[in-house]
RNA sequence: GCGGGCAUGGUGUUAGCGGUAGCACAUUUGCUUCCCAAGCAAAAAGCACGGGUUCGAUUCCCGUUGCCCGCU
Numbered sequence: 001g002c003g004g005g006c007a008u009g010g011u012g013u014u015a016g017c018g019g020u021a022g023c024a025c026a027u028u029u030g031c032u033u034c035c036c037a038a039g040c041a042a043a044a045a046g047c048a049c050g051g052g053u054u055c056g057a058u059u060c061c062c063g064u065u066g067c068c069c070g071c072u
Stems, first nucleotide, its partner, number of pairs: 001071007010025004019055001027043005048064005
């Protein structure tokens, strides 16, 4: 330099082939308990970035960034 793959809450991950994104752990609040732990209930929190297409993009297209793999 060229080609390919990946990027989703704090962490680990699922699904999606255009129309409200789930789960587990963790966090917060409440219940329970003499207290803690455990248990139960609820809440907050996410599609790497920029542009394009579209009524509508996390999804499709282009580019950028980061990581990984291969070739030179």
This is a predicted structure of a 72-nucleotide RNA (transfer RNA) from a Chloroflexota bacterium. Its mean pLDDT, the model's own confidence on a scale to 100, is 82. Rfam family: tRNA. Its family is annotated with triplet codon-amino acid adaptor activity in the Gene Ontology. Rfam describes the family as follows. Transfer RNA (tRNA) molecules are approximately 80 nucleotides in length. The RNAcentral record of the sequence draws on ENA and MGnify.